This is a predicted structure of a 409-nucleotide RNA (Bacterial RNase P class A) from a soil metagenome. The model forms 94% of the base pairs in the Rfam consensus. The coordinates come from a structure-prediction model, not an experiment, and the mean pLDDT is 75. Rfam family: Bacterial RNase P class A. The family's RNA type in Rfam is ribozyme.

RNA sequence: GGCUGGACAACCGCUGCCGGGCGCAACCAUGUCGUCUCACGACGGCCUGAAGUACGCGCGGGAGAGGAAAGUCCGAACUCCACAGAGCAGUGUGCUGGGUAACACCCAGGCGGGGAAACCCGACGGAUCAGUGGCACAGAAAACAUACCGCCUCGAGAGAGCCUGCGGAAGUGGGCGAGUCGAAAGGUAAGGGUGAAAAGGUGCGGUAAGAGCGCACCGCGCGGCUGGCGACAGACGCGGCACGCAAAACCCCACACGGAGCAAAACCAAAUAGAGAGACGUUUGAGGGCGGCUCGUCCGAAGUCUCCGGGUAGGUUGCUCGAUCCCGUCAGUAAUGCCGGGACUAGAGGAAUGGUUGUCAUCCCGCCGAAGCGACGCGACGGCGGAAACAGAAUUCGGCUUACAGGCC
Numbered sequence: 001g002g003c004u005g006g007a008c009a010a011c012c013g014c015u016g017c018c019g020g021g022c023g024c025a026a027c028c029a030u031g032u033c034g035u036c037u038c039a040c041g042a043c044g045g046c047c048u049g050a051a052g053u054a055c056g057c058g059c060g061g062g063a064g065a066g067g068a069a070a071g072u073c074c075g076a077a078c079u080c081c082a083c084a085g086a087g088c089a090g091u092g093u094g095c096u097g098g099g100u101a102a103c104a105c106c107c108a109g110g111c112g113g114g115g116a117a118a119c120c121c122g123a124c125g126g127a128u129c130a131g132u133g134g135c136a137c138a139g140a141a142a143a144c145a146u147a148c149c150g151c152c153u154c155g156a157g158a159g160a161g162c163c164u165g166c167g168g169a170a171g172u173g174g175g176c177g178a179g180u181c182g183a184a185a186g187g188u189a190a191g192g193g194u195g196a197a198a199a200g201g202u203g204c205g206g207u208a209a210g211a212g213c214g215c216a217c218c219g220c221g222c223g224g225c226u227g228g229c230g231a232c233a234g235a236c237g238c239g240g241c242a243c244g245c246a247a248a249a250c251c252c253c254a255c256a257c258g259g260a261g262c263a264a265a266a267c268c269a270a271a272u273a274g275a276g277a278g279a280c281g282u283u284u285g286a287g288g289g290c291g292g293c294u295c296g297u298c299c300g301a302a303g304u305c306u307c308c309g310g311g312u313a314g315g316u317u318g319c320u321c322g323a324u325c326c327c328g329u330c331a332g333u334a335a336u337g338c339c340g341g342g343a344c345u346a347g348a349g350g351a352a353u354g355g356u357u358g359u360c361a362u363c364c365c366g367c368c369g370a371a372g373c374g375a376c377g378c379g380a381c382g383g384c385g386g387a388a389a390c391a392g393a394a395u396u397c398g399g400c401u402u403a404c405a406g407g408c409c
Base pairs, nucleotide, nucleotide: 001409002408003407004406006360007359008358009357010356011355012354014064015063017061018060019059021057022056023055028049029048031046032045033044034043035042036041066390070401071400073399074398075397076396077395078261079260080259081258090257091256092255093254094253095109096108097107098106099105110124111122112121113120114119125252126251131250132249134245135244148192149191150188151187152186153185157181158180161176162175163174164173165172166171200218201217202216203215204214205213219241220239221238222237223236225234226233227232265317266316267315268314276307277306278305279304280303287299288298289297290296324343325342326341327340328339330337331336362388364386365385366384367383368382369381372378373377
């Protein structure tokens, strides 16, 4: 890094689906009969359909979590909202080529870094000549360079001692002055020291000491040439070198990007609010009760009824056949794609996919027995007991990341 993520059996359950058995409606519709009625019609019964359906209770069959179902970090499908066009802001991405529906993913490659190697890692455009700002502490200096120690030049002066003048001596004046020390001034950037990082590196020459000061190689920059689709690489020539780090600081450049999310959204639709329309009615009384109609009577001093509309509760859809999975051929280094064949694999909705027991397998631990041994211990083997992870679908896919007992490669 990859694969796997216990097996079997019995019993008891859970959620959908299918088949079959038994029991068995209702709304509604046609017809018919009866009662009431002048009539319109109303009510009731029955037949048929609805329907042996829904539903209920048994039975049988079959299916039922994952490699990450997780985090919700990217990318899409799908749905609704927004949208003439352009720009600003904002966010994201950032080597090249390819793959893909798409991606910040994958494959192949380049470059850089790490490693002995296998291999691993990289937000990998721009810090010169767009600009602004930053680099703690330490350090002389953190970027218009600078100089703490050191090195070198020069050298005020110090200086053991020596020579000499004066003096009776003590002493005092003058001169020379080795090794050495050395103020001030100047040169230098080799070496030391500080730091995460110190102004190209190594070597030779050169120099008072040094220095790209000169040269060779390496590095860097520029130029064309060759190879490569390209990132880039190679050799050549030129330039002594001008370019510290950081853009995961602002910023600049290039490219991309509308928002919300299945609690999206659509349909049916109790209830409630009221944009609205119509009919009847306000004493000539609508409407309601007395089973219906007429009459009567009572209530009723004003609204009532119907339609429309709305969309809460609830229900249905979205909803699982899909950028699907498996096998094979072919193309391709590969990611992947074309073609052919085969398979159907949860769709619940507070949320099922489970529990108990037994047997077996693997590893580990404890106890007991025990062959044996290099023996106050170890222990093949046997028996008994115990333990075995991360984690639970909720619209669906493609990725990434994270978690993970044990086993295999």